[in-house]
Predicted 3D model of a 344-nucleotide RNA (Bacterial RNase P class A) from a Dehalococcoidia bacterium.
């Protein structure tokens, strides 16, 4: 200097004037403080909170997760490791339990695609046929790979190394790794196919829920039924409640609350590789509801141009709250690491 990898920050300022919403102060005029994001988006996951006549035990079903160990209120999240794959590397990705428990699927090609084969080829030869799976061919995949010996020709047939399986030892909390010994030993792949195994799981949701005011039409119909029906996703047992379920018709839709002090934020210290935890000190930062958070001017900043000057860049607007994930994103800046080249 070039090309890459990982992590992060900003993404719009200051002042004045006028305007809008909320809090506080004032008898009042008015004064003062605050006012839309890193994703507020998606509604994918988890929870807080609220309501629910069902609760307990057993069984079945449905859904979710799927290597190990930790963090967290919890999670399909995050951190650290293991293994596999990609990359020269820094690093990145993983829907990562089980294929001899069973079922299914693998088009076409090929002789044959799983209790699989002999098309060409090689060898023998009694010319009828027998042996073979090394070589060729087809294919994503065809009875482990390389080399040597052996054979009629060949084959783990034998040997060496690798690979595979089992056992033992060592290291590690573990997933796993290494070493040694034994064994000729592996009957394709696929579970984001059904399935098996292990663990987890009530439902509904702020349009939840509570209060106040107002209005109206129920002498409506049907089924079951006090030894019972009904009430959990289904079934059984036990307990609890005491009428239950469905259909038709009518009224109300106003106001207040929930509504913002939190698993909250910032900084220091300690512990930890880290995610985080503990502790000390400080801070209070929207609460609208036909839905506020704006407009103008000046200065500054950035970009382009340069005599004046012009523009304000991306994705994009809170609606009960929080922790994540995913998606979109113009431009500027910071830190660390990898590779290559040149010079000293």
């Nucleotide at each position: 200097a070039a090309a890459g990898a990982a992590a992060g920050a900003c993404g719009a300022g200051u002042g004045a004037u006028c305007g809008c919403u909320g809090g506080c102060c004032u008898a009042a005029u008015g004064g003062u403080c605050a006012g839309a994001g890193g994703a507020a988006a998606g509604u994918c996951c988890g929870a807080g909170c609220a309501c629910u006549a069902c609760u307990a035990g057993g069984a079945u079903a449905a859904a979710g997760u799927g290597c190990c160990u930790g963090c967290u209120a919890a999670c399909a999240g995050c951190a650290g490791g293991g293994c596999a794959g990609g990359g020269u590397a820094a690093c990145c990705u993983g829907a990562c339990g089980g294929a001899a428990a069973g079922u299914g699927c693998a088009a076409c090609a090929g002789a044959a695609a799983a209790a699989a084969u002999a098309c060409c080829g090689c060898c023998a030869u009694u010319u009828a046929u027998g042996g073979u799976a090394a070589g060729g061919g087809u294919g994503a995949a065809a009875a482990g790979g390389u080399a040597a010996g052996g054979u009629a020709a060949g084959a783990g047939c034998u040997u060496a190394c690798c690979a595979c399986a089992a056992a033992u030892u060592u290291g590690g909390u573990a997933a796993c790794a290494a070493a040694u010994u034994u064994g000729g030993u592996a009957u394709u792949g696929u579970a984001a196919a059904c399935c098996c195994c292990a663990c987890u799981u009530g439902g509904u949701g702020c349009a939840a829920g509570g209060c106040u005011a107002a209005a109206u039409a129920g002498a409506g119909g049907a089924a079951c039924a006090a030894u019972a029906a009904g009430u959990u996703a289904u079934c059984c047992u036990a307990g609890a409640c005491a009428g239950u379920u469905c259909c038709c018709g009518g009224g109300u839709a106003a106001g207040c609350u929930g509504c913002u002090u939190g698993a909250g934020c910032u900084a220091g210290u300690u512990g930890g590789u880290g995610a985080c935890a503990a502790u000390u000190a400080g801070c209070c930062u929207a609460g609208a509801u036909g839905g506020a958070u704006g407009a103008u001017c000046a200065c500054a900043u950035c970009u382009a141009a340069u005599u004046a000057u012009a523009g304000a860049a991306a994705c994009a607007g809170a609606a009960c709250u929080c922790g994540g994930c995913u998606u979109a994103u113009a431009g500027u800046c910071u830190u660390u690491c990898u590779u290559u080249u040149a010079u000293c």
The source organism's lineage runs through Bacteria, Bacillati, Chloroflexota and Dehalococcoidia. Rfam family: Bacterial RNase P class A. The family's RNA type in Rfam is ribozyme.